[in-house]
Context: one part of a larger RNA
RNA sequence: UGACGGGGACCCGCACAAGCAGCGGAGCAUGUGGUUUAAUUCGAAGAUACGCGAAAAACCUUACCAAGACUUGACAUUUCCUGCAUAGCCUAGAAAUAGGUGAAAUCCCUCGGGACAGGAGGACAGGUGGUGCAUGGUUGUCGUCAGCUCGUGUCGCGAGAUGUUGGGUUAAGUCCCAUAACGAGCGCAACCCUUGUCGUCAGUUGCCAUCAUUUAGUUGGGAACUCUGGCGAGACUGCCGUAGAUAAUACGGAGGAAGGCGGGGAUGACGUCAAAUCAUCAUGCCCCUUACGUCUUGGGCUACACACGUGCUACAAUGGCCGUUACAAAGCGCAGCAAAACAGUAAUGUUGAGCAAAUCGCAUAAAAGCGGUCUUAGUUCAGAUUGUGGGCUGAAACUCGCCCACAUGAAGCCGGAGUUGCUAGUAAUCCCAAAUCAGCAUGUUGGGGUGAAUGCGUUCCCGGGUC
Numbered sequence: 001u002g003a004c005g006g007g008g009a010c011c012c013g014c015a016c017a018a019g020c021a022g023c024g025g026a027g028c029a030u031g032u033g034g035u036u037u038a039a040u041u042c043g044a045a046g047a048u049a050c051g052c053g054a055a056a057a058a059c060c061u062u063a064c065c066a067a068g069a070c071u072u073g074a075c076a077u078u079u080c081c082u083g084c085a086u087a088g089c090c091u092a093g094a095a096a097u098a099g100g101u102g103a104a105a106u107c108c109c110u111c112g113g114g115a116c117a118g119g120a121g122g123a124c125a126g127g128u129g130g131u132g133c134a135u136g137g138u139u140g141u142c143g144u145c146a147g148c149u150c151g152u153g154u155c156g157c158g159a160g161a162u163g164u165u166g167g168g169u170u171a172a173g174u175c176c177c178a179u180a181a182c183g184a185g186c187g188c189a190a191c192c193c194u195u196g197u198c199g200u201c202a203g204u205u206g207c208c209a210u211c212a213u214u215u216a217g218u219u220g221g222g223a224a225c226u227c228u229g230g231c232g233a234g235a236c237u238g239c240c241g242u243a244g245a246u247a248a249u250a251c252g253g254a255g256g257a258a259g260g261c262g263g264g265g266a267u268g269a270c271g272u273c274a275a276a277u278c279a280u281c282a283u284g285c286c287c288c289u290u291a292c293g294u295c296u297u298g299g300g301c302u303a304c305a306c307a308c309g310u311g312c313u314a315c316a317a318u319g320g321c322c323g324u325u326a327c328a329a330a331g332c333g334c335a336g337c338a339a340a341a342c343a344g345u346a347a348u349g350u351u352g353a354g355c356a357a358a359u360c361g362c363a364u365a366a367a368a369g370c371g372g373u374c375u376u377a378g379u380u381c382a383g384a385u386u387g388u389g390g391g392c393u394g395a396a397a398c399u400c401g402c403c404c405a406c407a408u409g410a411a412g413c414c415g416g417a418g419u420u421g422c423u424a425g426u427a428a429u430c431c432c433a434a435a436u437c438a439g440c441a442u443g444u445u446g447g448g449g450u451g452a453a454u455g456c457g458u459u460c461c462c463g464g465g466u467c
Base pairs, nucleotide, nucleotide: 008467009466010465011464012463013462015458016457019422020421021420022419023418026313027312028311029310030309031308032307033306034304035303042053043052064299065298066297067296068295069294070293073124077123078122079120080119081118082117083116088101089100090099091098092097106115107114108113126288127287129286130285131284135282136281137277138276139275140273142271147186148185149184150183151182152181153162154161155160165178166177167176168175192265193264194263195262197233198232199231200230201229202228203227207222208221211220212219236259239253240252241251242250243249315415319374320373321372322371323370324369331362332361333360336355337354341350342349343348381412386407387406388405389404390403391402392401428450429449430448431447432446433445434444
């Protein structure tokens, strides 16, 4: 000077408290450990690993295993030779590959050649092999916490101190005042995006008040409204009162769509954890080089006495089932989205209008409302598991996909110790869309609908800041 203390003072945070919904018990999904295995590829490990890398493991992916093959190689540059190779077809084979057959004969051209393909050689290629404790880059975390420093001056022999402390105040080292300090930088805030109000410009593909018209904003018409998206206004403690050091500011009020940072996002200081990543990529060194490289087929990553994490679905009447009937936002679409019609109980199929989309389509939002039924039961709850039949994608669903119908109808009657999230359009609950993607979503990322309870307070637990 720091760090630490079951030392002190002050302050903050869903940290506790007050509440609501969960997890921990059940079944299933998914990740991990363990075990097993020829292989179950590798990484991630308290918080900060475990629905994580993986925004899609049937083949491919794929790095693992078995078997079969190749050795200048699947890929790159260079030297020499050849001008054909290749596609297709036949044979062998699991395929890679090998042998045979072989159509059209390609592109540029300075007519030398080059592209391309085959052959011969070395130099070399190649490595998801090792080291994240050799590294770059990127990332997590403390933490969106309010801190971390510098110049000059001053003090101290010096390490260092001061400034940055103190009195107030703030979300904030935010600001005010005091002050041997005076200034400055990185952070804070603001500038950026979005949302909430208004004005203005524009009026199609969107809109419809007035006038006609129609099954229908359908058509004429309209430019008001909604909406779209460009520009601008608006909020600044600006105004009033009280408190305060007359300050900073706090509390209350007016006006206002919005009030004291209006809500949300992006934005992450100096640094910490030899934190994570050599498997995104790059890269030093080490290692392999007829193999630790490369190709292929099949298998595995999907195993299963068990343990843990994260989820989904339930245990029912604030409910299940049946009928009927409203109201979204945000997205996506040409090797695509697909209407209508028809077939089928359905998954889906046939056919295919329209649309590169404010025009057409995906696309009926669901919960809610209204009516009926069930009457407390392992049930008209719950849906695991299993059987049969079908559908879709794809060379191919046995290992190992998703969906539909019928049948089957397991555990489960609200969960021990303990533990998680959340302070408002939040929690809870209900659907919708997208990325990945041939196919496959209970995951992830977005969108809207309905819409609470509680907050006395800071003694205590946890984390953080200042002295």
Background: Model confidence (mean pLDDT): 85 of 100. The part of an RNA shown here (small-subunit ribosomal RNA, 3' major domain) has 467 nucleotides and comes from an uncultured bacterium. The full RNA is in RNAcentral, with records from ENA.